Bacterial RNase P class A from a Hyphomonadaceae bacterium, 399 nucleotides, folded computationally. RNAcentral holds the sequence, with entries from ENA. It matches the Rfam family "Bacterial RNase P class A". Gene Ontology terms of the family: ribonuclease P activity, tRNA processing and dimeric ribonuclease P complex. Rfam classes the family as a ribozyme.
RNA sequence: UCAGGCGGCCGGGCGAUCGCUGGCGGGUUUCCCGCUGGAGGAAAGUCCGGGCUCCACGGAGCUGAGGCGGCGGGUAACGCCCGCCCGGAGAGAUCCGAGGGAUAGCGCCACAGAGAGCAGACCGCCCGGGACGAGCCGUUCGGCCCGUUGCGGGCAAGGGUGAAAGGGUGCGGUAAGAGCGCACCGCGGUCCUGGCGACAGGGCCGGCAUGGCAAGCCCCGCCUGGAGCAAGACCGAAUAGGGAUGGGCGCCGGCGCAAGCCGGCAAGCGCGGCUCCGCGCUCCGUCCGGGUAGGUCGCGCGAGGCGGACCGCGAGGUCCGUCCCAGAGGAAUGAUCGCCUAUCCCGCGCGCCUCGGCGCGUGGGUGGACAGAACCCGGCUUACAGGCCGCCUGACCGG
Numbered sequence: 001u002c003a004g005g006c007g008g009c010c011g012g013g014c015g016a017u018c019g020c021u022g023g024c025g026g027g028u029u030u031c032c033c034g035c036u037g038g039a040g041g042a043a044a045g046u047c048c049g050g051g052c053u054c055c056a057c058g059g060a061g062c063u064g065a066g067g068c069g070g071c072g073g074g075u076a077a078c079g080c081c082c083g084c085c086c087g088g089a090g091a092g093a094u095c096c097g098a099g100g101g102a103u104a105g106c107g108c109c110a111c112a113g114a115g116a117g118c119a120g121a122c123c124g125c126c127c128g129g130g131a132c133g134a135g136c137c138g139u140u141c142g143g144c145c146c147g148u149u150g151c152g153g154g155c156a157a158g159g160g161u162g163a164a165a166g167g168g169u170g171c172g173g174u175a176a177g178a179g180c181g182c183a184c185c186g187c188g189g190u191c192c193u194g195g196c197g198a199c200a201g202g203g204c205c206g207g208c209a210u211g212g213c214a215a216g217c218c219c220c221g222c223c224u225g226g227a228g229c230a231a232g233a234c235c236g237a238a239u240a241g242g243g244a245u246g247g248g249c250g251c252c253g254g255c256g257c258a259a260g261c262c263g264g265c266a267a268g269c270g271c272g273g274c275u276c277c278g279c280g281c282u283c284c285g286u287c288c289g290g291g292u293a294g295g296u297c298g299c300g301c302g303a304g305g306c307g308g309a310c311c312g313c314g315a316g317g318u319c320c321g322u323c324c325c326a327g328a329g330g331a332a333u334g335a336u337c338g339c340c341u342a343u344c345c346c347g348c349g350c351g352c353c354u355c356g357g358c359g360c361g362u363g364g365g366u367g368g369a370c371a372g373a374a375c376c377c378g379g380c381u382u383a384c385a386g387g388c389c390g391c392c393u394g395a396c397c398g399g
Stems, first nucleotide, its partner, number of pairs: 001395010012340007020038008040370001044381002047379005052228004065224005070084005085099001086097004100219002105217002107213003122159002124155005130149004135144003167185006186208001187206008232297004242288006250265006267282006304323008344365009
């Protein structure tokens, strides 16, 4: 310098004007003024785990359903995080893994292929004898050898199919072959050593036997009540409606045996501050309780932020100091303008050059990614223009 890996952070700045909103203070108090606070790393998806609230629940066991699954730690808890182990990928930094059990049982293994689960023989290799053809010897019968074709048998090394073909490599062995024999590796059993452990290393034995799938059923171990801030608690109107009690129940018409119902008038009551007027109701008043609209709380001091010391490889823990840092609720956190700026685009000049571009200077234009809290917290996942920092790996060059 180039190519990569991992981790952390920022994610427009300043100013002016006009607005919105929480808190505090003041005033001439249905409002106004001043001071002060006012989105995120993901506020998102609502996928896990908790706090909090209500409901249910005597204890233990069995069964069912759902979830989790290497080992050891961290944590309030987790399916999260850290460290380690094992397997896989990479030259490496590093990354990926639903990572218990396949001799408990059941099931499945598409296509291709001869054979896919009581394995199998298509091509091929080897042996035997038959037929046909060419050659040689002998030259009557015949013998030797080569090729082609079909038959009987042996083999599983090689080819071929497949995601997967009943250990791998090499030497020996054999007609050809084969764990048939041997060495090493792998696998299984057993013992020893190291480690808290997952596991690792080594010795001895076994010729090798039960291929894969449990994000198929299943088995083993562990965990798990349900609903969610529209949880829930309090206050509580009105011309809605319930109960108790006191008083009242007019006139006309219609229906009806009656109780009563309907229409009109009068009267009374309620609301609009009052009269008028309008609208509505049909006994009026008093008291009591439930509930709706609405209001208040839950609701901002918290597994809290920042800094430091100590312990720990780390996730994290303990202690000290310091700070108060959004609480709306049809839902505020905004809009406009000016200056600057990351980025991007265009032009010009210079330099480098692997001739595709790059770097520097300068002029003009553009102009800020994903996204908006709604009870709170810890995680995971997803989205994100552009930029900064640290550590590490590899290649090349120079000292």